Record summary
Model confidence (mean pLDDT): 87 of 100. This is a predicted structure of a 350-nucleotide part of an RNA (small-subunit ribosomal RNA, central domain) from a metagenome. The RNAcentral record of the full RNA draws on SILVA.

Context: one part of a larger RNA
RNA sequence: UUGGGCGUAAAGAGCGUGUAGGCGGUCUGUUAAGUCAGAUGUGAAAGCCCGUGGCUUAAUUGUGGAAGUGCAUUUGAAACUGGCAGACUAGAGUACGAGAGAGGGGAGUGGAAUUCUUAGUGUAGAGGUGAAAUUUGUAGAUAUUGGGAGGAACACCGGUGGCGAAGGCGACUCCCUGGAUCGAUACUGACGCUGAGACGCGAAAGCGUGGGGAGUAAAUAGGAUUAGAUACCCUGGUAGUCCACGCCGUAAACGAUGGGCGCUAGGUGUUGUGGGUAUUGAUCCCCGCAGUGCCGAAGCUAAUGCAUUAAGCGCCCCGUUUGGGGAGUACGGCCGUAAGGCUAAAACUC
Numbered sequence: 001u002u003g004g005g006c007g008u009a010a011a012g013a014g015c016g017u018g019u020a021g022g023c024g025g026u027c028u029g030u031u032a033a034g035u036c037a038g039a040u041g042u043g044a045a046a047g048c049c050c051g052u053g054g055c056u057u058a059a060u061u062g063u064g065g066a067a068g069u070g071c072a073u074u075u076g077a078a079a080c081u082g083g084c085a086g087a088c089u090a091g092a093g094u095a096c097g098a099g100a101g102a103g104g105g106g107a108g109u110g111g112a113a114u115u116c117u118u119a120g121u122g123u124a125g126a127g128g129u130g131a132a133a134u135u136u137g138u139a140g141a142u143a144u145u146g147g148g149a150g151g152a153a154c155a156c157c158g159g160u161g162g163c164g165a166a167g168g169c170g171a172c173u174c175c176c177u178g179g180a181u182c183g184a185u186a187c188u189g190a191c192g193c194u195g196a197g198a199c200g201c202g203a204a205a206g207c208g209u210g211g212g213g214a215g216u217a218a219a220u221a222g223g224a225u226u227a228g229a230u231a232c233c234c235u236g237g238u239a240g241u242c243c244a245c246g247c248c249g250u251a252a253a254c255g256a257u258g259g260g261c262g263c264u265a266g267g268u269g270u271u272g273u274g275g276g277u278a279u280u281g282a283u284c285c286c287c288g289c290a291g292u293g294c295c296g297a298a299g300c301u302a303a304u305g306c307a308u309u310a311a312g313c314g315c316c317c318c319g320u321u322u323g324g325g326g327a328g329u330a331c332g333g334c335c336g337u338a339a340g341g342c343u344a345a346a347a348c349u350c
Base pairs, nucleotide, nucleotide: 003322004321005320006319007304008303012318014201015200016199017198021194022193023192025088026087027086028085029084030083031082033081034080035077036076037075038074039073040072041071042070049065050064051063052062053061091191092188093187094186095185096183097182098181103177104176105175106174107173108172109171110154115149116148117147118146119145120144121143125136126135162169163168206247207246208245209244210243211242215241216240220236221235222234223233258317259316260315261314262313263312266295267294268293269292270291271290272289273288274287275286276285278283299306300305323350324349325348332343333342334341335340
């Protein structure tokens, strides 16, 4: 590289925007690059294949033919692909109306709780555990009431509910802002899909500078447990967790399932929205569109299972795999302050 593959056996990039490239709707005309047909030339000889001849035969060899899938020139064909021109609206998009949403960013506000502090009441314990002890308390703790400070998180609602490309996003109000959906018309007229590189986003932990620090808590100290206990349990407790700005760029970043389009029985929930029939009741029933769950037919699958949200049937594009270990390592390169990340072998061994 080919072929076969990629939920769980090796294998879908964490996610997006998008360049080159690849692929691309309907109709008409034209062209003739691809494509197809014919002709001519060439495709050395030898060899291979076929006919035939000669050494007694064979190997070997003489001669004639065929073949030489190719290339060039030329004459045609015009269905398909491509080019050019024109037209179209079913793909894609724009305008208009409507509602839904923890989508993002900024500012402000709120209540519950924990901790600390202050004042009152009040007295001997409180904490904690399997049991204890470290700890804390007559310098008045725990408990309880009033006041104050400060930080972090937002109970109930809350829901296989919603939104977002993914990571992710839950108190309330305001400001700025992205996307999706539904409806009825009008408009643009293939403007599309994918996407090597590239660029951007990207949980937690970690790093830099400056703040903040209630609770919690790596490290760490002590108390227990134990044969030991560098642990599990307990009492403390620092980074961190929070904010601003800048890095890091990884996760079981998972649906372990790349994106797009079309097609292929149903049943039953639920979210948003539109229509219809009844009626008005916070409604009920029916039918669409867009999501999100469960169960199942055909089909697929090694099985498990998947099954209109496919792992079914097809097409297009990208990524990726090729026995286990060595190894996601070494070396080199690029990136990073570092930690490390990305790219990525071989010897050897089974």